[in-house]
RNA sequence: GAUGAGAGACAGGGGCGCCCGUCGCAUGAUGGGCUGAGAAGUACCCUUUGAACCUGAACCGGAUAAUGCUGGCGGAGGAAGUCGCUCGGGGUCUCGG
Numbered sequence: 001g002a003u004g005a006g007a008g009a010c011a012g013g014g015g016c017g018c019c020c021g022u023c024g025c026a027u028g029a030u031g032g033g034c035u036g037a038g039a040a041g042u043a044c045c046c047u048u049u050g051a052a053c054c055u056g057a058a059c060c061g062g063a064u065a066a067u068g069c070u071g072g073c074g075g076a077g078g079a080a081g082u083c084g085c086u087c088g089g090g091g092u093c094u095c096g097g
Base pairs, nucleotide, nucleotide: 001093002092003091004087005086006085008083009082010081011047012046013045014044016041017034018033019032020031021030022029023028053078054077055076059072060071061070062069
C1' cells in the first nucleotide's frame, strides 16, 4: 500500500442422457437397470472467488449391455447479482527500509 469473513433475502442462470420390459400403428405412456447433486423434481446444481452449464463436438483414447460412463481437449472460448444484516479490528498478500 492492497484486500474482509459468515449466514440470509430477493432475483437470475442451467441440465435432464443411455439400456431393457410392458402397452401402443406411431408420437408416446409406464415399470425397472446404469452414472450422477440432479435423468421433470416444486427438487437439484450454479451466479464473476463463476469446471453449474454451453460451444468446439456427429472430436480423440479407454471402458461398457449402452450412454458425456471415464480420461483428454482444458484454466481453451463463452456463461447468470443485487441488497441489507451479523461478526471481526484481526488475518492474508505485496513493496520499501
This is a predicted structure of a 97-nucleotide RNA (TPP riboswitch aptamer (THI element)) from Rhizobium leucaenae USDA 9039. The source organism's lineage runs through Bacteria, Pseudomonadati, Alphaproteobacteria, Hyphomicrobiales and Martinezella leucaenae.